[in-house]
């Protein structure tokens, strides 16, 4: 290098089905009020809608959908994957917002508790900071049929075979 494995509170992801959550919310339509502005996120700049009633407030009717999550299950794996993201396409009237992509960097795993983020959520998922576990190899002790203990290291890492 190469091929093959091994970690494990439910290993790790994917993409649909199902379920609730979103939400009696957003939106439609209609009343009653209001009385000059709304709308394209949002900024310029245009275009529309508006005294034949804008925006708001109240009420009735109908009443979702997407992002998030849950559960088993198939599927592909064990840098499985996650987090950040330079930058690049699309995108657009120009910016941007939005989508996809994604160079480098961090993180061996998962886990609980605290703050922060992110969210409609103390659902979830993240980020630090801490405390245990757990997996691995190296040292060193104790031990004797392979098992405890202490230190420390990091997945570019351990075991095997070649």
């Nucleotide at each position: 290098g190469a091929u093959a494995g091994a970690g494990g509170u439910u290993g790790c992801g994917u993409g649909a089905c199902u379920c609730a959550u979103a939400a009696g919310u957003a939106a439609u339509a209609c009343u009653u009020u209001g009385g000059a502005u709304g709308u394209g996120a949002c900024a310029g700049g245009c275009a529309c809608a508006g005294u034949u009633g804008a925006a708001g407030a109240a009420g009735u009717a109908u009443g979702a959908a997407a992002g998030g999550g849950a559960c088993g299950a198939a599927c592909g794996c064990c840098g499985a994957a996650a987090g950040u993201g330079a930058g690049a396409u699309g995108g657009g009237c120009u910016g941007a917002a939005c989508a996809u992509c994604g160079a480098g960097c961090u993180u061996g795993g998962g886990c609980a508790u605290a703050a922060g983020g992110u969210u409609a959520a103390c659902a979830g998922c993240u980020u630090u900071a801490u405390g245990a576990c757990u997996g691995u190899c190296a040292u060193c002790u104790u031990a004797a049929c392979u098992a405890a203990g202490a230190u420390g290291g990091g997945g570019a890492g351990c075991u095997a075979u070649c």

Predicted 3D model of a 162-nucleotide RNA (Lysine riboswitch aptamer) from a bovine gut metagenome. The model forms 100% of the base pairs in the Rfam consensus. The sequence is in RNAcentral, with records from MGnify.